[in-house]
RNA sequence: CAUGCAAGUCGUACGAGAAUCCUCUCUUCGGAGAGGAGGACAGUGGCGAAAGGGUGAGUAACACGUGAGUAUCUACCUCCAGGUCGGGAACAGCCCGCGGAAACGCGGAUUAAUGCCCGAUGGUCCCUUCGGGAUAAAGAGGAAUCGCCCGGAGACGAGCUCGCGGCCCAUCAGCUUGUUGGCGGGGUAACGGCCCACCAAGGCGACGACGGGUAGGUGGUCUGAGAGGAUGGUCACCCACACUGGGACUGAGAUACUGCCCAGACUCCUACGGGAGGCUGCAGUCGAGAAUCAUCCGCAAUGGGCGAAAGCCUGACGGUGCAAUGCCGCGUGGGGGAUGAAGGCCUUCGGGUCGUAAACCCCUGUCAGAGGGGACGAAAAACAUGACGGUACCCUCAGAGGAAGCCACGGCUAACCACGUGCCAGCAGCCGCGGUAACACGUAGGAGGCGAGCGUUAUCCGGAUUUAUUGGGCGUAAAGCGCAUGCAGGUGGCUAGGUAAGUCGGGUGUGAAAGCCCCGGACUUAAUCCGGGGAGGUCAUUCGAUACUGCUUGGCUUGAGAGCGGGAGAGGGAAGUGGAAUUCUCGGUGUAGUGGUGAUAUGCGUAGAUAUCGAGAGGAACACCAGUGGCGAAGGCGGCUUCCUGGCCCGUAUCUGACACUAAGAUGCGAAAGCGUGGGUAGCAAACGGACUUAGAUACUCCGGUAGUCCACGCUGUAAACGAUGGGUACUAGGUGUAGGGGGUGUAAAACUCUCUGUGCCAUAGUUAACGCACUAAGUACCCCGCCUGGGGACUACGGUCGCAAGGCUAAAACUCAAAGGAAUUGACGGGGGCCCGCACAAGCAGCGGAGCGUGUGGUUCAAUUCGAAGAUACACGAAGAACCUUACCUGGGCUUGACAUGUUGGUAGUAGUGAAGCGAAAGCGGAACGAUCCUUCGGGAAGCCAUCACAGGUGCUGCAUGGCUGUCGUCAGCUCGUGCCGUGAGGUGUUGGGUUAAGUCCUGUAACGAGCGCAACCCUCGCUGCCAGUUACAAGUGUCUGGCGGGACUGCCGGUGACAAACCGGAGGAAGGUGGGGAUGACGUCAAGUCAGCAUGGCCUUUAUGUCCAGGGCUACACACACGCUACAAUGGCCGGUACAAUAGGUUGCCAAGUCGUGAGGUGGAGCUAAUCCUCAAAACCGGUCUCAGUUCGAAUUGCAGGCUGCAACCCGCCUGCAUGAAGUUGGAGUUGCUAGUAAACGCGCGUCAGCAAUAGUGCGUUGAAUACGUUCCCGGGCCUUGUACACACCGCCCGUCACGUCAUGGGAGUUGGUAACACACUGAAGACAGUGGGCUGACCGCAAGGAGGCAGCUGGUUAAGGUGGGACU
Repeated sequence: CAUGCAAGUCGUACGAGAAUCCUCUCUUCGGAGAGGAGGACAGUGGCGAAAGGGUGAGUAACACGUGAGUAUCUACCUCCAGGUCGGGAACAGCCCGCGGAAACGCGGAUUAAUGCCCGAUGGUCCCUUCGGGAUAAAGAGGAAUCGCCCGGAGACGAGCUCGCGGCCCAUCAGCUUGUUGGCGGGGUAACGGCCCACCAAGGCGACGACGGGUAGGUGGUCUGAGAGGAUGGUCACCCACACUGGGACUGAGAUACUGCCCAGACUCCUACGGGAGGCUGCAGUCGAGAAUCAUCCGCAAUGGGCGAAAGCCUGACGGUGCAAUGCCGCGUGGGGGAUGAAGGCCUUCGGGUCGUAAACCCCUGUCAGAGGGGACGAAAAACAUGACGGUACCCUCAGAGGAAGCCACGGCUAACCACGUGCCAGCAGCCGCGGUAACACGUAGGAGGCGAGCGUUAUCCGGAUUUAUUGGGCGUAAAGCGCAUGCAGGUGGCUAGGUAAGUCGGGUGUGAAAGCCCCGGACUUAAUCCGGGGAGGUCAUUCGAUACUGCUUGGCUUGAGAGCGGGAGAGGGAAGUGGAAUUCUCGGUGUAGUGGUGAUAUGCGUAGAUAUCGAGAGGAACACCAGUGGCGAAGGCGGCUUCCUGGCCCGUAUCUGACACUAAGAUGCGAAAGCGUGGGUAGCAAACGGACUUAGAUACUCCGGUAGUCCACGCUGUAAACGAUGGGUACUAGGUGUAGGGGGUGUAAAACUCUCUGUGCCAUAGUUAACGCACUAAGUACCCCGCCUGGGGACUACGGUCGCAAGGCUAAAACUCAAAGGAAUUGACGGGGGCCCGCACAAGCAGCGGAGCGUGUGGUUCAAUUCGAAGAUACACGAAGAACCUUACCUGGGCUUGACAUGUUGGUAGUAGUGAAGCGAAAGCGGAACGAUCCUUCGGGAAGCCAUCACAGGUGCUGCAUGGCUGUCGUCAGCUCGUGCCGUGAGGUGUUGGGUUAAGUCCUGUAACGAGCGCAACCCUCGCUGCCAGUUACAAGUGUCUGGCGGGACUGCCGGUGACAAACCGGAGGAAGGUGGGGAUGACGUCAAGUCAGCAUGGCCUUUAUGUCCAGGGCUACACACACGCUACAAUGGCCGGUACAAUAGGUUGCCAAGUCGUGAGGUGGAGCUAAUCCUCAAAACCGGUCUCAGUUCGAAUUGCAGGCUGCAACCCGCCUGCAUGAAGUUGGAGUUGCUAGUAAACGCGCGUCAGCAAUAGUGCGUUGAAUACGUUCCCGGGCCUUGUACACACCGCCCGUCACGUCAUGGGAGUUGGUAACACACUGAAGACAGUGGGCUGACCGCAAGGAGGCAGCUGGUUAAGGUGGGACU
């Protein structure tokens, strides 16, 4: 807000009376007239319409709740008493006329009443001069009877007043002029500043006035153990509102939801002149929104209005409908049923699970369905009357038939697996999941929870003792005001009397109903409903009690204060005064520097500094004494003297008699810096200048230097103003210092002892999260104040207030985070400390880094240059041998059960196997020819081959899914456990301490006592030696050689040091001495270290290819860079000649002798050797010669030619030899490596791999054979103790600020635009009531009349909604 309905009724109050019907008359047959019945529509009048129904906008208020009160009214109803007499005038309607589109209006005429008016009488009320004045009524009906008027009472309802109770903000602190009171009046039903005149100047407020925000209140409801907290939907009571604002009328009652007037906004109608409207009644529509129903049935019941009644009206109400919105009840079946079916899922492939679940068998019949019957609710004597409703309910029938979902399964939290996905998609309440094995995402299977529901979201309470009254805190976690004085307030010693406010007990009243609890009853039960009882107040009143508190009266002395006698002190203020030192000035001496620093420089100085002596000036501060000593409330106070002055302590017990404690607000004091005015200024010193340092250096350091520091007066008012600890009182073990006083004792000095006050340390109980505190409490209690409530934002903004300013005090929010924080623990770390190791440095020797070459790597290139390794701990590493092979890479060509394994099924007899010709690069294709085996039950079978299906295969991915193995810290000395003890705990102790060691090695101490893995030892080897055996060694014998088994060394002995220890130092003896040398041996662990390409292995991927075979190529590339090496640069050398001395080790497809050929590599040859037998032999060194310092007789790269060897094959791409060629390089920048003795360095010789070899590599062997170590400051790495920590993927950590860009939130901001409540105005001002008014109009009454009384309209006035204008406030 369309539409419909939601308040009417009464003809027994009244007049008139349509349609229709009946009778009669007339008729032009259309009808007309009269009488009667009938009663519609509207009107007069009465009652109702102020109830019922809706809503919660406003309202912080006597609005509500509760308890009291009274200056009041109350229609209808009940009771009592009385009355109801006489008269009169009108107005609607109807009719006529007129205006208007309409709404509606105007005029005339006529009329009734329970409408209106006058008179009388009474009762009532009022005044009183006791005479009096004012004021009532209605009739209707045939009757019964119903009405009417006055008075009294009751009941019901209403008005008004008061006590108490219930929201937020103080960043709202002052508010108020009808305001507070009085006198008089007006007004009202009634009190009242409710209104008016006058008078007074009051009234309210930190116990929160005023202002702002929010809000209907209550019974109750939800929650909670309770106290509380939150809330006010349905139902009930009260209030308020009805389009917004204002106003009255009528009436018993309204300032009236479906009445009136006015203004405004909006909507509608209009003939443009004017009109109409108000769903926050029931339905319904639109809009807004996350979201909320039928334009239903009925007045049958209950209730209401009217009526005498019948009855009418009733969207109140009774019902039904819609929505699982809530509560309650019920169903979707029950019993049996194992082959544990099929199927799904999982699987360790055995099985498990869904699962008695299903099938199947036997039952039952709720709900739904069909048919039959069929209510109560209804009524008192009967009849009649049912919207719901053919509903509930009952009977019969049929058939397990029609009826299950939702959430969750990482922890909290009941419930787990598979696949998919791969920090994606997604999940998430918190913690957190997801980056290829996700119980956390998605799906499936299974299991869990609830079930016609389930889950989510929002909100409230709880948990949250996390606003703490019950019931918290404030040293360090958030939190004690910087300190004091003190008003209000709070609290308060001993004792007696009174009182009875608090307190306690009893009675009475009230605390509506519903709700709640209990009992009983009605629907089959329940929800629900009905009956009864109870509980529920900070309430009122009354009676009583008097312990405690309060109030009051009196007393006391112990709290407090005063007096008297002593005492200490950097307590405060003022005036004076002293010496040392710095600086400056003057003068003297004196000469080149001085000063300053880690080192410099700026600076000062030949115009004479610094240094030194004397004199003077001036300012500031007061060495020693000096002390966790003193004083003060705190800030703070320090030379000495004087004056003024505050407080404290001790002793005494003379006085007062609770005078006390605390302290919001208030007031005062208050370091430093800073500000104002005026002084002062020696030193010091922000700012500033200069010099250094540095990448820079707006710093640290240095040279200067102004405010300031000082004084006077005034301001500021803050500090880590700290004991991070408010004040007071009382109580609670000790010990030990120190300061002031007193008592006792003392050879009156010291010492000892008791005590009061102050100030420290240690420590018991107790307490504390711990650290710690502990009679100076952070212990145990009481009183009072202040303060806290996650971090950041924010000691901020805005507002207020103080200040000259700087700024102070008070003090948020938005937004953002999942923490911030305390104490302690273990580690790690430190340009912290202590102790100690290591070729770590140092001391040495030889190198690397420069050159050429070799090798590896990066990079680049390429068809491919396969892959891995990446600081140390990748880079001559995997690789102990890349021409093919290897080989994993590339190109090309082939094969597809496959190059290789196992199994199934079928087939196959010239089968398996051998395999010629031919094609081809080969692989492969091809197939002539040859040609078998074993077992046998004689059928066949095995093996083979062919085909088929399972599968094979993969150096494809993941070393961050793994095993195993390895590197590294590190051969460093550590890492742990059991029991006990300590700690709330993490954890500690042991393992730390004192010594000592190579060592957590040993000794000693010790709340620890023991033990394990590591260390050491046991093992191998070399060195000395004994014994045994010895072939091939030696000519022999033998044992110098080989092998085996033993011995030897243990700090055993001596001296010293040390703790009577462990051990260390020195010595003897000894081949060897303090671990004799070397090796093997690697704790708990770290690096997600390395390896899926050695092997193994989960998962993934691939399957005519990522498998496999083959040919060729590549791994050997080459502008560069790095790493590991070799060779050199030369004379300690090169070359030539001569001459010596090893050890390890290998050898039959092998090592290979003599001889011989070749310059040589090598060829030939074939003896010997299955090896202490044969191969088999070193080079540096030494001797002699030559070269003579040069790019060389150094150096060898590179290149050419000619050869040799291996091999199927040396083009890419092998090694060796000869001749020729003869590059760089003259000792290597920054930097960096190895080594402490048979070591470094130098020299050669083997071996493995291997056809050969790119080996200068790797691994062994011997030969020659040094130098140096003061020492632990420093670099690196490590061990132990300790300390700090905001670190814990642990300093390669963490983390701060600026800037750039973007987003968000907030403050300020020239301004701009709304909202709210007020105010001002000599602005405009509706309706209305009130007042005034006279010259308009006027039925009843008075009057003979004129006229009057009264009334109406009009006008005026103030009042006032609203509007206007204006400047402000808040937002």
About this RNA:
The prediction has a mean pLDDT of 84. This is a predicted structure of a 1371-nucleotide RNA (small-subunit ribosomal RNA) from an uncultured organism. Its Rfam family is "Bacterial small subunit ribosomal RNA".